A computed fold for a 1459-nucleotide RNA from an uncultured prokaryote, annotated as small-subunit ribosomal RNA.
Rfam family: Bacterial small subunit ribosomal RNA.
The prediction has a mean pLDDT of 85.
[in-house]
RNA sequence: AGGGUUUGAUCAUGGCUCAGAACGAACGCUGGCGGCAGGCCUAACACAUGCAAGUCGAACGUGAAGCAAGACUUCGGUUUUGUGGAAAGUGGCGGACGGGUGAGUAACGCGUGGGAAUCUGCCCAGCAGUACGGAAUAACCACGGGAAACUGUGGCUAAUACCGUAUACGCCCUUCGGGGGAAAGAUUUAUCGCUGUUGGAUGAGCCCGCGUCGGAUUAGCUUGUUGGCGGGGUAACGGCCCACCAAGGCUACGAUCCGUAGCUGGUCUGAGAGGAUGAUCAGCCACACUGGGACUGAGACACGGCCCAGACUCCUACGGGAGGCAGCAGUGGGGAAUAUUGGACAAUGGGGGAAACCCUGAUCCAGCCAUGCCGCGUGAGUGAAGAAGGCCUUAGGGUUGUAAAACUCUUUCAGCGGGGAAGAUUAUGACGGUACCCGCAGAAGAAGCCCCGGCUAACUCCGUGCCAGCAGCCGCGGUAAUACGGAGGGGGCUAGCGUUGUUCGGAAUCACUGGGCGUAAAGCGCGCGUAGGCGGUCUGUGAAGUUGGGUGUGAAAGCCCGGGGCUCAACCCCGGAACUGCACUCAAAACUGGUAAACUAGAGAUCGGAAGAGGGAAGUGGAAUUCCCAGUGUAGAGGUGAAAUUCGUGUAUAUUGGGAAGAACACCAGUGGCGAAGGCGGCUUACUGGUCCGAAACUGACGCUGAGGUACGAAAGCGUGGGGAGCAAACAGGAUUAGAUACCCUGGUAGUCCACGCCGUAAACGAUGAAUGCUAGCUGUCGGGCGGCUUGCCGUUCGGUGGCGCAGCUAACGCAUUAAGCAUUCCGCCUGGGGAGUACGGUCGCAAGAUUAAAACUCAAAGGAAUUGACGGGGGCCCGCACAAGCGGUGGAGCAUGUGGUUUAAUUCGAAGCAACGCGAAGAACCUUACCUACCCUUGACAUACCAAUCGCGAGUUCCAGAGAUGGAUCUCUUCAGUUAGGCUGGAUUGGAUACAGGUGCUGCAUGGCUGUCGUCAGCUCGUGUCGUGAGAUGUUGGGUUAAGUCCCGCAACGAGCGCAACCCUCGCCAUUAGUUGCCAGCAUUAAGUUGGGCACUCUAAUGGGACUGCCGGUGUCAAACCGGAGGAAGGCGGGGAUGACGUCAAGUCCUCAUGGCCUUUAUGACCAGGGCUACACACGUACUACAAUGGCCGGUACAACGGGCAGCCACUUCGCGAGAGGAGCAAAUCCCUAAAAGCCGGGCGCAGGCCGGAUUGGAGGCGGCAACUCGACUCCAUGAAGUUGGAAUCGCUAGUAAUAGUGGAUCAGCCUGACGAGGUGAAUCCGUUCCCGGGCCUUGUACACACCGCCCGUCACACCACGGGAGUUGGUUGUACCAGAAGGCAAUUCGCUAACCGCAAGGAGGCAAUUGACCACGGUAGGGUCAGCGACUGGGGUGAAGUCGUAACAAGGUAGCC
Repeated sequence: AGGGUUUGAUCAUGGCUCAGAACGAACGCUGGCGGCAGGCCUAACACAUGCAAGUCGAACGUGAAGCAAGACUUCGGUUUUGUGGAAAGUGGCGGACGGGUGAGUAACGCGUGGGAAUCUGCCCAGCAGUACGGAAUAACCACGGGAAACUGUGGCUAAUACCGUAUACGCCCUUCGGGGGAAAGAUUUAUCGCUGUUGGAUGAGCCCGCGUCGGAUUAGCUUGUUGGCGGGGUAACGGCCCACCAAGGCUACGAUCCGUAGCUGGUCUGAGAGGAUGAUCAGCCACACUGGGACUGAGACACGGCCCAGACUCCUACGGGAGGCAGCAGUGGGGAAUAUUGGACAAUGGGGGAAACCCUGAUCCAGCCAUGCCGCGUGAGUGAAGAAGGCCUUAGGGUUGUAAAACUCUUUCAGCGGGGAAGAUUAUGACGGUACCCGCAGAAGAAGCCCCGGCUAACUCCGUGCCAGCAGCCGCGGUAAUACGGAGGGGGCUAGCGUUGUUCGGAAUCACUGGGCGUAAAGCGCGCGUAGGCGGUCUGUGAAGUUGGGUGUGAAAGCCCGGGGCUCAACCCCGGAACUGCACUCAAAACUGGUAAACUAGAGAUCGGAAGAGGGAAGUGGAAUUCCCAGUGUAGAGGUGAAAUUCGUGUAUAUUGGGAAGAACACCAGUGGCGAAGGCGGCUUACUGGUCCGAAACUGACGCUGAGGUACGAAAGCGUGGGGAGCAAACAGGAUUAGAUACCCUGGUAGUCCACGCCGUAAACGAUGAAUGCUAGCUGUCGGGCGGCUUGCCGUUCGGUGGCGCAGCUAACGCAUUAAGCAUUCCGCCUGGGGAGUACGGUCGCAAGAUUAAAACUCAAAGGAAUUGACGGGGGCCCGCACAAGCGGUGGAGCAUGUGGUUUAAUUCGAAGCAACGCGAAGAACCUUACCUACCCUUGACAUACCAAUCGCGAGUUCCAGAGAUGGAUCUCUUCAGUUAGGCUGGAUUGGAUACAGGUGCUGCAUGGCUGUCGUCAGCUCGUGUCGUGAGAUGUUGGGUUAAGUCCCGCAACGAGCGCAACCCUCGCCAUUAGUUGCCAGCAUUAAGUUGGGCACUCUAAUGGGACUGCCGGUGUCAAACCGGAGGAAGGCGGGGAUGACGUCAAGUCCUCAUGGCCUUUAUGACCAGGGCUACACACGUACUACAAUGGCCGGUACAACGGGCAGCCACUUCGCGAGAGGAGCAAAUCCCUAAAAGCCGGGCGCAGGCCGGAUUGGAGGCGGCAACUCGACUCCAUGAAGUUGGAAUCGCUAGUAAUAGUGGAUCAGCCUGACGAGGUGAAUCCGUUCCCGGGCCUUGUACACACCGCCCGUCACACCACGGGAGUUGGUUGUACCAGAAGGCAAUUCGCUAACCGCAAGGAGGCAAUUGACCACGGUAGGGUCAGCGACUGGGGUGAAGUCGUAACAAGGUAGCC
C1' cells in the first nucleotide's frame, strides 16, 4: 500500500467481497511447563444451606459455668462471701462506609468550568465551661395470653438513658427595649470523655454556562404552567408548597411525543480527522422482590432497619405468622457460554474499644478454566549404502531425505532427594516446605492444527462422475477435477490452530480533513418572497470573533518518553511529558462582525427614443370543410396494397348559384421576435406588464440567494351552464390474420370550443438552479446608438439569438464569453439493482389522484461512454449462371441405385440443410463381413520372451466321421544353414507354464493425420512511427481503376509477411535436336510405306522462341487504366489444370492409419457352415430408357482420341441365328482390344399406343466361377406393361460450353444405367442489376457477443418465501374523567389516658392514644391514543434447468420509440 468480481475487450461509475488489528467470547480438533491477568455479556429469573457488622464492662443494672474461702450436711449436696466473666438487656458509636448490580434514567444524570443562599459525627487548632437537683424504665421477679412469632398486667432497679434549675464573653432571635439556649461522667492521679462557640480540614446538598443517541410517517406543548407580592417549609436558594394578582413560558438553533441507553477517565481501530464501545481498574449516578411512605440520625427516605399495599415462597394447632443473595461461595432455571458451598485476618484497609482484643466472603492467598498476554521446552553434533517402507514415474529414475538408523554429547522443563527465603517493626506468615539454590538418573515424560484454482505462500496420483460434496467473492463437480473425498508431497502458524459472531480499517462507499448532480444515482416545472446565509469603496471607534503572553484547572491509573525491579518478557515501581479542553487576565487591531460619519463603480429612479405572435377585453375579415335550398347532369361515387362495410335511380359523386353554423387563421415565416416558465401567430381599437438603447441632474449598498410560504403552470381529466362545423378516445361495422379485442377502411359519442370553478402533473428538456467577476478568436442573424464617406457600404459599441473553434475541463461523448473553464455566495438534490415512487400514516382533492415516503425479502451485479465484431424486413458502391435472356432437364411413367421408414434371428456400421442420400463402396453369390443362427478353440488366427523335445520341417495321395472347422487313419516325395565338429550357434515345428496377444468394442466432445465448407471469395496480419487514459485506431480509409488489398494518385504514416498474380503442367504457333516400331515430297519398287532410299512434311519427345498494353489514336489528373485499331497462330489473365491465406462450423472420420483414457479376456477375441447386408403397404434424392418423323427400322459407306494387354489382349479360320467354342501374333508408336457412333447414301414406315416404347413374364441357351435357390451379367425365341412431354415447385449451363452420339481403362474370376477420362458433331442467349440467393468494401442503429437459430416482455398454471389489507380477537403502554383510599407526615379537634415542669390545691403546660380533613400508593369504572401478537379470506411482490399463450421492446424490431 491494495486485490478479486459487470465486458468479447476498454475506460469510468458503482455495489458486493478479501487480505489487517481487536475481543469478558463460543464451537471443532489437539494439548508439556511456568509467570501475570481475566472469568453470567442471557433471566434486575427464583433461591436450600453457611458465612458477609459489629463492638465497648474504662457508660449502667443483673450476673451463668468455673475457681477460692467459710458455714451446714442425710456426704448425694446445699448455701454465704469473694473472684470470674458467659449471656441477654439499658446506653454509646458503627450498621449512610466497605461489597454488589446497571433495571430505571435523554436528566444539571454525567463531563468540564464557574457560582452563592448552606450543613458537616469522628479529626485538627483556638476560647470558655463541665454547678445543683429530679422522675422513670428495660433487664430481673410474680401471674397471665398464644401452636408459634410474640405479648399483657403488677412489682424492684442503674446509668455517659430522660427531665428541670443555675450560669454563659463569644452564639441565636430582636420591634434594639430585650428575650432564648449547655453539659456526664468513668477511673484513679494520669488520662479518656462531655457542653457551648470560632476557624480549619474532610464529606455532602444546591444553582448556572457549554457539551452529551435516533425518529418530523412526533409540530405544536404547558395551568403550578411563566412571573410577581405575601406567607409556609428546608441545613440552604427556589412554585419546593399555599393564597392572591398578571398572562405568561417553551418551540423549526427541533419544544412535546416515541424508541434506545447508566455517564466519564478510558478501551479497540485508524496516518490522522474520525468511527465503534463503556467488561476488568478508577470517579460520579441510580437501584436493592414490585410500588408507596416516613422514622432515627451529623449523614438515609437506609441491600443484610421500620410501616403499608401487591405478587411469590415457607411455617401453622387455620386463629395467625415468617422471608427477600443485583454481598462471598453454592443450587435450580435460562443460555453457544463464564469457576470453589476453599484458607487466613500474616499483610493493606475499615468498625468498635483507652488498650489487649474482637469483627471484617473488604482484602490477601490458594483451587478450577489454553479465556488472553508473555516466556521456556519437546533435544544437540556427526552421519550417504542417499537403507527399508511410502508416493510418483517418460521404468532410466525422482522424492520423503541428514530425515531415520548408527556413533558422540547435553539435561532446560517435568521427576526424585537435600537445603530454604524476602514479604515483619522486637513479636505475629494464610500463601508454603512456595520462590530460589544444590545434588541424582536418563533422550529419557512432552506436537498439533489449518491450508495448497485465483485473490494467497504451497502439486501430484487415485476414487467419484452436475452424484456425493466444496464455497469468503469469482466459482468448482456432467469419465483424464492442482477447487469434492483419500493418499504422498508441500506451505503457514505453533501449545495452539481453525471456524463462527461482533467492532474499526481498507470504504475518498456520508467526502471537516476528503465526493458528486448534461448522458452513470442526483437541478424543485417556473417566478415572487419571509426567516436565515452571504455581501461594494473610504475614515474613525470599541474589542464579540481572531492572534499572542500569563494564571488557575484539566483526579489517579492508562497511552508516550527516560530510568529501575522480578534471570528475560508479559507484569510492576519511580520520574517526566502529554491531557489538543474550559475559565480568568494582560495586550494587539490587519481581517470578519458591531457602531459613527462619508462615497458612487452594484442596485434603483428621471428624461428622450425603439422593437416585439408579451397579456387580458371588445369588434371585425376572407379562404376552406360540412350541412340546407335551387339549377345542370347520369350511374356510379368513395375507399384501399387489394377489397368490403358506406353513399347513390327517393338522382349520389361532379358542377353552378344562394344560405347557415362552428372552429382554425394558408402565403408573409426566418436555428426570426416576445415572455419567468407553461406558452404566444388573420385584422382593428382602447387598456396593460416587461425589455433594450442614449443622456446625464437624483437616492446612496437600498444588493444576491432563498428552508417554510405563496402566485402562475401544456395536455388529459372533473363540476355547472352554453356551443358543436371539422377531428375524434369509447363503441359499431368492413377488411387483414392461425387469431387481430390492433395497425388499414367506413361510421361515430364523450372531448376538443366559450364562461366560471377545480386538478397541479409531463422526456414541464438545454435531461445543464440562480447571481457576480475573470479567461483567444472567426462567422451569420435580430433590436438600438456613434463615426466615416462614395448613401449603401465600412468601422465601432451595448443588448439578444445561432454555427465553428483555442486554452482549460471531461470517463468519454462533448462543453468551450449563452461553459460542462477559472473563482465566490446561496438554495435544491444523490449514495448499488430490484421490491417502489409502492405499502402504511399524514396533508391536499368532488373524484381521478397528487404530495411526503419506508421495510421485509432478493440479486452480484444494474447502469454510462466509447471499441472491435456480428446482425438489421437500415443506406450506398460492387461482384457471382444470383436474377434476367436462352438451351436442356428433374418433379408425372417404367426400371436402376442410395436413403428414410417398416419388417427381420440379422436386415453390420458410419454419413444428415447447402457441405448426408449412384456418399465411405475403383465393383456384398462364398470370401469380402464388421451382423444373425448353430458348432467349436482358449498363451490363442497374429508378435516377442522362457523351458523341454524333435529336425519326418514341409509338400502331396487315399480313406473314415462331421455342415465344416476339426479329429483319426494311410501311402509317396524330401534328410535345413553355419561350424572351432561340442546339439555349439541360428532357423523351424510340436508340447508346457507365465508375461501377454487380440478387439471394425466405447469416446471424432480427449487427440494426431487427412478431408469437406464458406471460397480461388480478396481478403488476413505484423514491425517501427503517430493518435487515443484505454480497448483500439492509423497503415488497410479517400479519388480513380482492376478478375484481384491489381495498380496509380492523395494521405501520419513508412515498410514487410501470408494470400492475388507470376514461376509449374497441358492445349494452341514456330524453330532447333533426334528419326524407330513413326512419316513419304521427290527417285525406284509393291497388292500394301511392302521394300530400297530419305528425315523435307505429319507425328513422336526434349530444348528453346513467341504476347509485353510493346506500337498507333482517343478518353483519363501529364497517372494507373479503359476503348478502338494495326500487326500476329494467339491480345489485353489466350483456353484448361495443379495450387485453397488468417480463420469458421467442438463440421466429418477412433470402421484407412496412428493414438490417450475406459471396457472385454474359456470372450466384445479366433475358426467355421448356413443365412443376412439383395426383405417391401410406403416416402424422398440421384441417374438411365422413353413417350417418337430433326424419329425408329433395314441395307451400303466415311472419319477419332485417350488408354489397356501374358493366369492377359486375341488377329485369322471353322462351327453356332447369337452369347460363345477352337486359335497365328504381341511383355507391344511393331501384334491385339479396334466395329467408332451420331454422320452420309438408298429404301420402306405415315401420326396410330403403332415397324414408337421396351418393363414384365414363359421357354431355350452359352459364360466365368468350388458354387448363380435365396442373389450374377449375357444371348436367342415368344410376351409387349406404364408412358402421347409431365401440378406446385425446382436443377445445370456463357463456347469447342450446353445438348447429342458412340469410346477407353480402373476396381474386377464374373457383374455398372455409377464414378473417372479421351476424342466426334456442335448451338441459343447475356437488354440489364429493380427483385430472389450468396459474397466483398464503406457507413448507420443495436438492450446482440453462444453474436438474430440472438436477446427479451406480460398474463396463466405449479412450488416456496416475506409483506400489505382484513370481520375481529389477545396483550403491552399512555393520557382523560370519575370512584376508591392502606401506611405516613402535615393540619385541625380535645371524648380518653398521662411520671418529671408550673401550681398550696383544683388544675395548667406538654406528651400519648384517638377522631376528622386535604394529599396519596395499590385497586376499580367509562371512553380514547398508541404499539405488538394471532386471524377465515384477499392483494400485489420476490424467487424457482428445460410448462402454456402470444411477440410488446432491442435493427426503420417489421405500426419509430418513449414520457